[in-house]
Large-subunit ribosomal RNA, domain I from a Rickettsiales bacterium, 494 nucleotides, folded computationally.

Context: one part of a larger RNA
């Protein structure tokens, strides 16, 4: 050196396991803000630090109401305390405190800083800015106006997705590419709500009728259309369904403010059946014997697998204030009045499934511009006849869409290189001027019983006794510990 056994280092795969995800269903919520959000800074405890909480009344103050022995929130301990039979801790409701930044609002700014006026003895308060009323005062210029102030009250910003409206790409497709597609998508803008749009026929039919709106399946990917008739786009009427409602224009409606009556829900929480004995074991829920209870044999824990040990389950109870909500009355205050610069025409567009085409109907940027129920619209160029309907005012619940948030439960979803990026101090650390990228990293043991004491050692780092435990090769680099990889020992072989 090699091969082959044994035994070991290092290494963290695999296997059990779940405190974290992931998706789903049901219900609730569907907002929050000048009474300072949402999101931060800095602070705050007996404490160096982070993480919850709170805020100079600061892991907290007061009230009510629950509960009932332990308690000072974790990491995490020590120390000092508090409390034990009804005012701890601790839940629930309600109230004060709420520091600076932030819409940010006295002025200014490089957020969390600076610098002021005015009232007040002080503590405090109060001053941004637009709109609206109302009032004051008040140029040029007589009366007046603008303009200035003052006082009420409204708005500002933030939030996940849904919902209207405004502006609107591009890759891509068309196997090139221009009309076209993609697509009224992306994205930006504005603005409401719990939903929002729409909505009670100047609608549809077709000689029969039907009778707001919106969802959803059919019709139908259509012998409909429409299209460089390419690519591709794409109805409706109608028939099933799912929810239904119809009102109003000077008043039996609306909004909003006062009074009055009456009223659901719904907190913390309590109660909550039934098993022992023996065997094995470190340890019984497990084997054996023999009981029980059950509107409760979902779930989890407990030294190994528990209906009957503990939590909980079924199923019963309970449930406070004040305000708020919601019905109804009543009173009072505002707003809104029959539908003309419209219908309809021309020229430009644009939506309608429909690209101008026979092109109607919607809609409108310019230019014109009626009629008045004896009258006007539509029925897909136009015209006639017939049929239906009342445009140019308003509001309308449900069935529809969403899930940032809270509750309960569930899954032939992961199970730590999986599942979120994040089971851990996680959008940390770290990188970046910045916009912005973005990790890794669980597991002792039933209890720390976490190795007292003694030796070597340098008052070490390790190691060997000894003690602990069921078990230390379970020893904190810690559960199982595979493999690459690197050693020892013995056999042979060279």
């Nucleotide at each position: 050196a090699g091969u082959a056994u044994u035994u070991g280092g290092u290494a963290g795969a695999u296997g059990c396991c779940u405190u974290g995800c992931u998706g789903u269903u049901a219900g609730g919520a569907g907002g929050c803000g000048a009474u300072g959000a949402a999101a931060g800074a800095c602070g705050u405890a007996a404490u160096a630090g982070a993480c919850u909480g709170c805020g100079a009344u600061a892991a907290g103050u007061c009230u009510c109401g629950g509960g009932g022995a332990g308690c000072u929130g974790u990491c995490a301990a020590u120390a000092a305390g508090c409390a034990u039979u009804a005012u701890a801790u601790c839940c629930g409701a309600g109230a004060a405190u709420u520091u600076c930044u932030g819409a940010a609002u006295g002025g200014g700014g490089a957020a969390a800083c600076c610098c002021a006026c005015c009232u007040g003895u002080a503590a405090a308060g109060g001053u941004a800015a637009u709109u609206a009323u109302u009032u004051g005062u008040g140029a040029a210029u007589a009366c007046a106006u603008a303009g200035c102030a003052a006082a009420u009250a409204a708005u500002g910003g933030c939030g996940a997705a849904c919902u209207u409206g405004g502006u609107g790409a591009a890759c891509u497709g068309a196997a090139a590419u221009a009309u076209c597609u993609a697509a009224g998508u992306a994205a930006c803008c504005a603005a409401a709500g719990g939903a929002a749009a729409a909505g009670a026929a100047a609608u549809c039919a077709a000689u029969u009728g039907a009778g707001a709106u919106u969802c959803c399946c059919a019709a139908a990917g259509u012998a409909a259309g429409u299209g460089a008739c390419g690519a591709g786009c794409g109805a409706a009427a109608u028939g099933g369904g799912a929810a239904a409602a119809g009102g109003g224009c000077a008043a039996u409606g609306c909004u909003g403010u006062u009074u009055g009556u009456g009223u659901a829900a719904g907190a913390a929480u309590c109660a909550g059946a039934a098993c022992a004995a023996u065997c094995u074991g470190g340890g019984a829920a497990g084997g054996u014997u023999g009981a029980c209870c059950a509107u409760a044999g979902u779930g989890g824990g407990u030294g190994a697998u528990a209906g009957u040990c503990c939590u909980g389950u079924a199923u019963g109870a309970g449930u406070a204030g004040a305000a708020a909500g919601c019905a109804c009355a009543a009173a009072u205050a505002g707003a809104u009045u029959a539908g003309a610069g419209u219908a309809a025409a021309a020229c430009g567009g644009a939506g309608c499934a429909c690209g101008u085409g026979a092109a109607a109907c919607u809609u409108u940027g310019u230019u014109u511009g009626a009629a008045u129920a004896u009258g006007g619209g539509g029925g897909g160029a136009c015209c006639a006849u017939c049929c239906u309907c009342c445009a140019a005012c308003c509001c309308u619940a449900a069935a529809u869409a969403c899930u940032a948030c809270c509750u309960a439960a569930c899954a032939a979803g992961c199970g730590a290189u999986a599942g979120u990026g994040a089971a851990c101090u996680a959008g940390u650390a770290c990188c970046g001027u910045g916009a912005g990228g973005g990790a890794a990293a669980g597991g002792c043991g039933a209890a720390a019983a976490g190795a007292a004491c003694c030796u070597u050692g340098a008052u070490a780092a390790a190691a060997g006794g000894a003690g602990u435990g069921a078990a230390a090769u379970a020893g904190a680099a810690c559960c199982u510990g595979a493999a690459a990889c690197c050693g020892a020992a013995u056999a042979c072989u060279u």

Overview:
Model confidence (mean pLDDT): 82 of 100. RNAcentral holds the full RNA, with entries from ENA. It matches the Rfam family "Bacterial large subunit ribosomal RNA".